Predicted 3D model of a 350-nucleotide part of an RNA (small-subunit ribosomal RNA, central domain) from an uncultured bacterium. Its Rfam family is "Bacterial small subunit ribosomal RNA". RNAcentral holds the full RNA, with entries from ENA and SILVA. Model confidence (mean pLDDT): 88 of 100.

Context: one part of a larger RNA
């Protein structure tokens, strides 16, 4: 529990679809719940405030008025909310033509690097370091040439670039598929925006099962370094990292900035549609749009800085903070195989 807040001081849910709820375009018309007003009833007495009185004052006590958040009834009114009817097209959406992209699935294919294996040449080192040393190597290695074999990643294009809601996504072809964005105004006619719960997606790691393993590489071992080295550095190496299918739900899941609409100087380039100019053009000039960027004005900010992609003016919905430790614990209760997650206190201290 009212306020104030939520880029970095406590605070934006990882992200979506989206039920209930709350909020909502322009115009007619009808109702009258809300709301205005008038009128009646009702709001016991004490209280309580203001006038005036009694007890010698005062507390008490008595009288009048007014107060009593308000409630129910009737009558009116129709701007605004709200119902209902009717219409309308600027919000949304559909439909048509276009068009850019590492969106997503799936399935085939390619070279280069690496590491085995097999062969040729060929001989004493290779490797690795601050310097060594462990390791490899005369049972021929390391260099080099040839041939295979495998698994993972995909060099240049490559960007300050592009796609996605967010995790994310990068060799080249097909296949299916999401989505966005311009044009045209052809159709619907508000159909909208947000979402507690709910449902689904969700980097690494890690789990279960079955492959699969080239290279890297927690653990682990040796070798060095040190005072000592459970670490850095080097020699090796297991899980893991790769598929498939089922879990886990977490991050500095970040722009530490939630969604959505509207308005508020500008300059630079980028990326990608359109329209007009001029042209032999993909160049050049220019206007309209999306989308990503840097730079800067009002405003805003505690600064710092954000500033049409707002942190600025303004409305609508949603999460969420409210001094530090205790504690993201404990306990319950949901959910996992399990690790945990999710929800989340207190005592007690400063």
């Nucleotide at each position: 529990u009212u306020g104030g807040g939520c880029g970095u001081a406590a605070a934006g849910g990882g992200c979506g679809c989206g039920u209930a709820g709350g909020u909502g375009g322009c115009g007619g018309g009808a109702c009258a719940a809300g709301c205005g007003u008038g009128c009646g009833g009702u709001g016991a007495a004490a209280g309580c405030u203001c006038g005036g009185g009694g007890c010698u004052c005062a507390a008490c006590c008595c009288c009048g008025a007014g107060u009593c958040g308000g409630c129910c009834g009737u009558g009116c009114g129709a701007a605004c909310u709200g119902u209902u009817u009717u219409g309308c097209u600027u919000g949304a959406g559909c439909a048509c033509u276009g068009u850019a992209g590492a969106g997503g699935c799936a399935g085939g294919c390619g070279g280069a690097a690496u590491u085995c294996c097999g062969g040729g040449u060929g001989u004493a080192g290779c490797g690795g370091u601050g310097g060594a040393a462990u390791g490899c190597g005369u049972a021929g290695a390391g260099a080099u040439c040839c041939g295979g074999a495998a698994g993972a990643a995909c060099a240049c294009c490559g960007g300050u670039g592009g796609c996605g809601a967010a995790g994310g996504c990068g060799g080249c072809c097909u296949g299916c598929u999401g989505g966005g964005c311009a044009g045209u105004a052809g159709c619907u006619g508000a159909c909208a925006c947000u979402g507690a719960g709910g449902c689904g997606c969700g980097a690494c790691a890690g789990c279960g099962u079955g492959g699969g393993g080239a290279g890297c590489a927690a653990a682990c071992a040796g070798g060095a370094u040190u005072a000592g080295a459970u670490a850095c550095c080097c020699u090796g190496g297991u899980a893991g990292u790769c598929c498939a299918c089922g879990c886990c739900g977490u991050a500095a899941a970040c722009g530490a900035u939630g969604g959505g609409c509207a308005c508020u100087a500008g300059g630079c380039g980028c990326u990608u549609g359109g329209g007009g100019g001029a042209g032999c053009g993909a160049c050049c000039c220019u206007c309209c749009g999306a989308g990503g960027g840097c730079c800067g004005g009002c405003g805003c900010u505690a600064a710092c800085g954000c500033a049409u992609u707002a942190a600025g003016u303004g409305c609508c919905c949603c999460g969420c903070c409210u001094g530090g430790g205790g504690a993201g614990u404990a306990c319950g209760g949901c959910c996992g195989c399990a690790a945990g997650g999710c929800u989340g206190a207190a005592a007690c201290u400063c």